[in-house]
């Protein structure tokens, strides 16, 4: 950085698609390790369980426990004494009170639960970002400073007793403490009010100093000397609150919104300003610079992408905001209207004794659910940080770690070196080989990683000590051993990488183009290859490519796109000179632009990812200083833009009124008679009731011939007889006046062809609709005859056209030439002509532009300003909604869905019921036919066991087939063979060969062997070549398929004159030129001209033949010898070589050329006649059955052999021929003449004889200028007399002949008998232009036999051609084209079918929202004196204050009614799209057969038709 895709090809426009990067991803296949990150994007769905916010006993009174001090009580081991009754002692034990110490702690109290953590529902907002402001504010803990802490009081939890309750919990009575609560004192630099002074400022104001009055503080704890607290004030820091500038998505099919709304005064409220709230007053406020409404959305630093500008995005990390089951509310507090607080309401879940209660994972794990999809109910407070505490310490799912996941990024490995017999195997193969491939094996080496073992951290900080979840982890060392470790996608082009097999428009692939219908590099598999790699692909999304929304950086004549036209509002833009200001602009400085990210440099993990440091960047905003060119603003001036005036001037400019003649039609009268009219041809129609024609008169309406002109006027639509009136604009000249007054113009207003609508007139002609007649398959058309709306007028509406120059308006500039309309000036005149200038209107043309066509001073050139419009085709200018309209309809104007194109210009062809020129037996002029009959032959069809196969318009059909009784033969039936009928190779044996016998339809089988022993070498043993038999397998064989896999051959256009190339030139290119043009020719034949010059294949010529002559040569030929022999070669002839004809000569025409015409001469005259010869190519033309051949198929058969049958069938249809229908003839005679070209040995066969004949016998001659076939026939003479015949000969009977093993199916010929159709052939159609047609016979190939066919040969021998209008075919030039498979093309619409999405729709269901009313929980505020009431006052009564209760205001959920918006669904209905082969027509593309198209109206199955006006595309 581009590429593919519209076309036969090209350029352009234009869409679609691809290659790149990215991801919180998912899915498929695969998976070794480590590091660093990341991990519910969906249901702000519901949550079991555990944990996530506590702490302080150094605030307090208690309680419990353990000791301790003192002291009771109970019971009593043991010991002593004993009178044996008892007494004393008193261990351990139990239970009280008490002193004191310690631990724990429910409660009171303090601080913290407003941080940290989560989520993105809401929010389009001062929410966020950025920059300012607060002279309108608050701030616990922390820091600094100043001052202080005196003296009292009353309660209350806990606790005890008791009551209610299932529980949760609550009530009553009594006791008690405080750093809990409340007075009093003191008190200011605090607060409030009233003053004074100074200074400052930004409007209200602020600061400082000073005076007076009033008001208000405090708490202690611990331990032993210090600390932590407490109160007031000032300041700082931190955190917050509020206000403002600017920025912040889509929709106008949302254009108007708003009543506390906007402002004021006063009050309340707040930390504070403020309609924040309230009372009163005013009527404002916002909005096209987009209000309101609807939809969507957390915002940012950043992230991805991009060259950038931009576009997209907002996971993780960081800042802000909002939320915490939904909605409302306040309390406490420095801070909340509070995620793990409270109250109420709703939904849901749980408990319950049914009375009532409890709960909130969008904290960390985890569960269910949803989903394509996202992890552990882990360890630890060791580190960092947070809360509490004086501290120890406690708490901390913040955090640090670990687990899971290739989810991402980064790094490493799966070994390294050597190793050729290029192993085996695989794959392919032209069978030679190639490839896999140094790859493997094998040898040597290494050990990252994995495994095992040993050692073993940093992270721990501030002097020491102590403290590690991670973790025996990282790391280090050692050992064993290549040992533990490679996949995925792709291979037609884009796009790197190719072969085989399978499949056969199937299965499938596909991002786009597109692959697949029997040789698929595109499907599937394999081998090989390419790419990436622990990943690889796919899907999804975003940016890029896409300059395809274009600021950078696009367009609008014809591709999509200029509004139908003007006036004009807002807005945008704006002439010259000068002064000032400084908003834009430019420069400097300052502040800010958090950190992270990014970039650079350096550093730390072995590197990297990652992390750290420094610098840059953060392109912005604000403040400030300066500059003054440009824009802007203000002032002053100017005249050239613009306008006014004056003097002229042209005009179908507009409106109104009047007048005129020609023509059509109608009416009346006259003349006059049979038609008129109309058409391609007709008919309907009119006319003997007098038309049409003609003369005269009259009526009425509409339009204005000639002039008339790419002439004029107008903004456009448009405007045309003449006159008058009113009126708009232009142009020229002048330079008196104004002094930028200008340009454009969203909305808006006005005008706006035709058709159409309303009301009222009018109506001659024309004429939608309609009717009739034609045409036609039909004809709702074209043509004809009629004919109504309408066309005309007045008034109103409509508002559209191909309203076009398909070209918006304005201004300036940029070569010329030539017309024309209107002015001015100049020279010169008698008038013109001429020169110059302004305005308009055309043509040509240069530069330039353009894809090209083209445009070119009237730009589509060069610039400037403003407006309008475009962004693939279809759906669709449709639907819905809005606005306008009486309606028709107009205007604004989508989406779903669908396609990979649609399109512009130009090129080459092809085609045209386009044009020009030319040719051809193409037509015409002629001759003879075919089509009718019979027969022959081929084909179709049918039939059949088989009727083998092929050929199919011309260019298949007497074609392959130059000859089917068997054979041929490929077909059918039956019978055989299986290495085979045929070829090569191997082994064994045998000579081979040949003969006859039996069975059988034969192939064949069985058995016998009469005969016969070959060639080469030999060491004589044998071997070899060739052959046969047997066997095994390789193989043979196939007229089986594919002519759409092929070669070769052939047909056809067409013996038409064409088809190309090199170089040059032109064109962006396809291409053009040459090859076109003027002549000429049979011809691209030749000449001339020419940006072409040359050349090739074709044409022509060279070749053969025929026509004339010469020379030479002559046997089998010939004969000037009577015959023969002989001789000769003049003639005929034969066959070889030459000559001859070239428009060469003359004349005329023509450009003096080419050439044409005429003539001479000549056997022949303009390529003399005929043949061979067939350019580039077309038809997937024909042939696999001539042959060859790829691939496929069959292999005891689709091969081979044999017998018989079939190819010969027969209702019928077609082609090609023969014979006829007769007198130009038949028959008989004449057997009298005259050819040419061929053939002949398994042959042609003479003379002769036999037979009516076919033929037979026989065999001379001849391998041929010698002999034979061989007789030529039409001819001539006679007869027949127009008949189904003396025409015609089919058919059939009988008898024969020939060939052949064999004529039944199924040959040919002869004789005799029979004697069919047929009397010249409908529509239609073929051949032929001179030795031709026509007619007559002859020969040959094939062949045993069998032509009416085919190929040749000669005999006799015409007619006609004016001419190129028409039919057919062809050539060339040009034109149109929507065709390119090329008109047998393309293509339109209805109807029918399937599918898809959409609109309408009686309705129906839901969501959101607005509004009115009802109702009103909790709570706050206000009010109230019903009840209660510790602290203060009072001697008391009582008071102040407070609480409960009541009332009121506000208000959530809820209810009712009415709208609005959106979504879903809906019988039926409408139009649309898509879909190889449905129906009807043929509208469009060519003059598309009626030129097409636009608007409008009417009509019609449908395309469509017609009317009116317009356009040329």
């Nucleotide at each position: 950085a581009g590429a593919g895709u519209u076309u036969g090809a090209u350029c352009c426009u234009g869409g679609c698609u691809c290659a790149g990067g990215a991801c919180g991803a998912a899915c498929g296949c695969u998976g070794g390790c480590g590091g660093c990150g990341u991990g519910c994007c969906u249901a702000a769905c519901a949550c079991a369980u555990g944990c996530a916010a506590g702490u302080c006993g150094a605030a307090c009174g208690g309680a419990a426990c353990u000791g301790u001090u003192u002291u009771g009580a109970a019971a009593g081991a043991u010991u002593u004494c004993u009178u044996c009754g008892g007494a004393a002692u008193g261990a351990a034990u139990u239970u009280g009170a008490u002193u004191u110490a310690g631990u724990u702690u429910a409660g009171u109290g303090g601080c913290g639960g407003a941080c940290g953590g989560g989520u993105g529902a809401g929010u389009a907002a001062c929410g966020c970002g950025u920059g300012a402001g607060u002279a309108a504010c608050c701030u616990g803990c922390c820091u600094u400073c100043a001052a202080g802490a005196g003296g009292g009081g009353g309660a209350u939890a806990a606790c005890a007793u008791u009551c209610u309750g299932a529980a949760a919990a609550g009530g009553a009575u009594g006791c008690u403490a405080a750093u809990a609560c409340c007075g009093c004192a003191u008190g200011a630099c605090a607060u409030a009010u009233c003053g004074g002074a100074a200074c400052c400022a930004c409007a209200u104001g602020g600061u400082u100093c000073u005076g007076a009055u009033a008001u208000c503080a405090a708490a202690g704890a611990u331990u032993u000397u210090a600390u932590c607290g407490c109160u007031u004030g000032a300041a700082g820091a931190u955190g917050g609150a509020c206000u403002c500038g600017c920025g912040u998505c889509c929709g106008a099919u949302u254009a108007g919104u708003u009543a506390g709304u906007u402002g004021g005064u006063g009050a309340g409220g707040u930390a504070a300003c403020g309609g924040c709230u309230c009372a009163c007053c005013a009527a404002g406020a916002c909005c096209g610079c987009g209000a309101u409404c609807g939809g969507u959305a957390g915002c940012c630093g950043g992230a991805c992408u991009g060259a950038g500008a931009g576009g997209u995005u907002g996971a993780a990390c960081g800042g802000c905001c909002a939320c915490a089951u939904u909605g409302g509310g306040a309390c406490u507090g420095a801070g909340a209207c509070a995620c793990g607080g409270c109250c109420c309401a709703g939904a849901c879940u749980c408990c319950u004794a049914c009375g009532g209660g409890a709960g909130g994972c969008a904290g960390c794990a985890g569960u269910g659910g949803g989903g394509g999809a996202u992890a552990u109910u882990g360890c630890g407070c060791a580190a960092u940080g947070g809360g509490g505490g004086a501290a120890a310490c406690c708490c901390u799912g913040a955090c640090g770690c670990a687990g899971c996941a290739a989810c991402g990024c980064c790094g490493c490995g799966u070994g390294a070196a050597g190793g050729a017999u290029g192993a085996a195997g695989g794959u392919c193969u032209u069978c030679g080989g190639a490839u896999u491939g140094u790859a493997a094996a094998c040898u040597u080496c290494u050990u990252u990683u994995a495994u095992u073992a040993a050692g073993g951290a940093c992270g721990a900080a501030g002097a020491a000590a102590g403290u590690g979840a991670c973790g025996g982890u990282a790391c280090u060392u050692a050992a064993u051993g290549a040992a533990u470790a490679a996949g995925c996608u792709c291979c037609g082009g884009c796009u790197a990488a190719c072969u085989a097999c399978g499949u056969g428009c199937c299965a499938g692939c596909a991002g786009c183009c597109g692959c697949g219908g029997u040789a698929a590099u595109a499907c599937g598999u394999a081998g090989g290859g390419a790419g990436c790699a622990a990943g690889c692909g796919u899907u999804g999304u975003c940016c890029g490519g896409a300059u395809u929304u274009a600021c950078u950086g696009g367009g609008u004549g014809u591709a999509a796109a200029g509004g139908g036209u003007g006036c004009g509002u807002a807005g945008g833009c704006g002439g010259c000179u000068u002064u000032g200001c400084a908003a834009g602009u430019c420069a400097g400085a300052u502040g800010u632009g958090a950190a992270a990210u990014c970039u650079a440099u350096g550093g730390g993990c072995u590197c990297a990812a990652c992390c750290c440091a420094u610098a840059g960047c953060c392109u912005g905003c604000a403040u400030u200083u300066g500059a003054a060119a440009c824009u802007g603003c203000a002032g002053a001036g100017c005249u050239u833009g613009a306008g006014u005036g004056a003097a002229g001037u042209a005009g179908a400019g507009g409106c109104a009124g009047g007048c005129g003649g020609a023509a059509u039609u109608c009416c009346c009268c006259g003349u006059g008679u049979a038609g008129c009219g109309g058409u391609g041809a007709a008919a309907u129609g009119c006319g003997u009731a007098g038309a049409g024609a003609u003369g005269g008169g009259g009526a009425g309406g509409a339009a204005c011939a000639c002039c008339a002109g790419u002439g004029g006027c107008g903004a456009a639509g448009g405007c045309g007889g003449c006159c008058u009136g009113c009126u708009g604009g232009g142009c020229u000249u002048u330079a008196a006046c104004u002094g930028a007054c200008g340009c454009u113009g969203a909305g808006g207003c006005a005008c706006g062809a035709a058709a159409g609508c309303g009301u009222g007139g009018g109506u001659a002609g024309c004429a939608a609709a309609c009717a009739g007649g034609a045409u036609u398959a039909g004809a709702u058309a074209c043509c004809c005859u009629g004919g109504u709306a309408g066309u005309c007028c007045a008034c109103g509406c409509u508002g559209u056209a191909a309203a076009c120059g398909a070209u918006g308006a304005u201004u300036a500039c940029u070569a010329g030439g030539u017309g024309u309309g209107g002015g001015g000036g100049g020279u010169c005149u008698g008038a013109c002509c001429c020169c110059u200038u302004c305005c308009g209107u055309g043509c040509c043309g240069g530069a330039g532009u353009u894809a090209a066509c083209a445009c070119a001073a009237u730009a589509a050139g060069u610039a400037a300003u403003c407006c309008a419009c475009c962004u693939g085709g279809g759906g669709a200018g449709u639907a819905c909604g809005g606005c306008c309209g009486c309606a028709a309809g107009g205007u604004u104007g989508a989406a779903a869905c669908u396609c990979a194109a649609a399109g512009g210009a130009a090129u080459u062809g092809a085609c045209g019921g386009g044009g020009g020129c030319c040719c051809g037996c193409a037509c015409a002029a002629g001759c003879a036919g075919u089509g009718g009959a019979g027969u022959a032959u081929g084909u179709g069809g049918u039939u059949u066991a088989a009727u083998u196969c092929g050929a199919a318009g011309c260019a298949a059909c007497g074609c392959g087939a130059a000859g089917a009784a068997c054979c041929u033969u490929a077909c059918c039936a039956g019978g055989u063979c299986u290495u085979g009928a045929c070829a090569u190779c191997c082994u064994a044996c045998u000579a081979a060969c040949g003969a006859g016998a039996u069975a059988g339809a034969g192939a064949u089988a069985u058995g016998u062997u009469a005969g016969g022993u070959g060639c080469c070498c030999u060491u004589c043993g044998g071997g070899g070549a060739a052959a046969g038999u047997a066997g095994a397998g390789a193989c043979a064989g196939g007229u089986g398929g594919u002519g759409c896999a092929u070669g070769g051959u052939u047909g056809u256009c067409g013996u038409c004159a064409g088809c190309u190339c090199g170089u040059g030139u032109c064109g962006u290119g396809a291409g053009a030129u040459g090859u076109u043009g003027g002549g000429u020719u049979a011809a691209g034949u030749c000449c001339c001209g020419c940006a072409a010059c040359g050349a090739g294949c074709g044409c022509a010529a060279c070749c053969c033949u025929u026509g004339c002559u010469a020379u030479u040569a002559g046997u089998u030929g010939c004969u000037a010898c009577g015959c023969a022999a002989g001789a000769g070669c003049a003639c005929u002839c034969u066959a070889a070589u030459a000559g001859g004809a070239c428009u060469g000569c003359c004349g005329u025409u023509g450009a003096c050329a080419a050439a044409a015409c005429g003539g001479a001469g000549g056997a022949a005259g303009g390529u003399g006649g005929g043949g061979a010869c067939g350019a580039c190519g077309u038809c997937a033309a024909a042939u696999c059955a001539u042959c060859a051949u790829g691939c496929c198929c069959c292999u005891u058969a689709u091969g081979u052999c044999c017998u018989g049958g079939g190819c010969c069938a027969c209702a019928c249809a077609c082609g090609u021929a023969c014979u006829a229908c007769a007198a130009u003839g038949g028959u008989g005679g004449u057997u009298a003449a005259c050819a040419g070209a061929g053939g002949g040995a398994a042959g042609c066969a003479a003379u002769a004889c036999c037979g009516c004949g076919a033929g037979g016998u026989g065999g001379a001659g001849c391998a041929a200028a010698u002999c034979c076939c061989u007789a030529a026939a039409a001819g001539c003479c006679a007869u027949c007399c127009c008949a189904g015949u003396u025409c015609g000969g089919a058919u059939u009977g009988c008898a024969g002949g020939c060939u052949g093993a064999a004529a039944c199916c199924c040959g040919c010929c002869u004789g005799u008998a029979u004697g069919a159709a047929g009397u010249u052939g409908g529509a239609a159609u073929c051949g032929c232009u001179a030795g031709u047609a026509a007619u007559c016979g002859c020969g040959g190939a094939u062949c045993a036999g069998c032509a009416u066919g085919c190929c040749g040969c000669g005999g006799u021998g015409a007619a006609u051609a004016c001419g190129u209008u028409c039919c057919c075919g062809g050539g060339u030039c040009u034109u149109g084209u929507a065709c390119a498979c090329a008109c047998c093309g393309c293509c339109c619409g209805u109807c029918a079918a399937a599918c898809a999405a959409u609109g309408g729709g009686a309705g129906u269901g839901g969501u959101g929202u607005u509004u009115a009313c009802c109702a009103g929980a909790a709570g706050u505020c206000g009010u109230u004196a019903g009840c209660c009431u510790a602290a203060c006052c009072g001697c008391a009564a009582g008071g102040a204050g407070g609480g409960c209760g009541g009332c009121g205001a506000c208000c959530a959920c809820g209810g009712u009614g009415a709208g609005c918006a959106c979504c879903g669904u809906g019988a039926c209905u409408a139009a649309u799209g898509u879909u190889a082969a449905g129906u009807c027509g043929u509208a469009a593309c060519a003059a598309g057969g009626u030129a097409g198209c636009c608007g409008u109206a009417c009509c019609g199955g449908a395309a469509g038709g017609u009317g009116c006006g317009g356009c040329u595309g």

The RNA shown here (small-subunit ribosomal RNA) has 1513 nucleotides and comes from a wastewater metagenome. The RNAcentral record of the sequence draws on SILVA. Its mean pLDDT, the model's own confidence on a scale to 100, is 83.